[in-house]
């Protein structure tokens, strides 16, 4: 160069046209405790990689474009 999968909350990640948050981790507060770890209970963080279109409505469906991972191909 071509194909293929991914890019959503600090982190890992689900939602596959109809209120972005159902789960793991981390953080903060509180509570337990001589303390602290574990436990419970409470919050804080985001508009979904960028742009652009279709739709009454789009994380989702086309477009084109970054970025990662992969496979193929080219190789002096």
């Nucleotide at each position: 160069g071509c194909c293929g999968u991914g890019g959503u909350a600090g982190c890992c990640c689900a939602a596959u046209g109809g209120c972005a948050g159902a789960g793991g981790c981390g953080c903060c507060u509180g509570g337990c405790u001589c303390a602290a770890a574990c436990c419970c209970a409470g919050g804080a963080c985001a508009g979904c990689g960028u742009g652009g279109g279709u739709u009454c409505g789009a994380a989702u469906c086309c477009c084109a474009c970054u970025c990662a991972c992969g496979g193929c191909a080219c190789c002096a």
The RNA shown here (transfer RNA) has 76 nucleotides and comes from a Planctomycetota bacterium.
It was read from a public genome assembly.
Lineage of the source: Bacteria > Pseudomonadati > Planctomycetota.
The coordinates come from a structure-prediction model, not an experiment, and the mean pLDDT is 80.
Its Rfam family is "tRNA".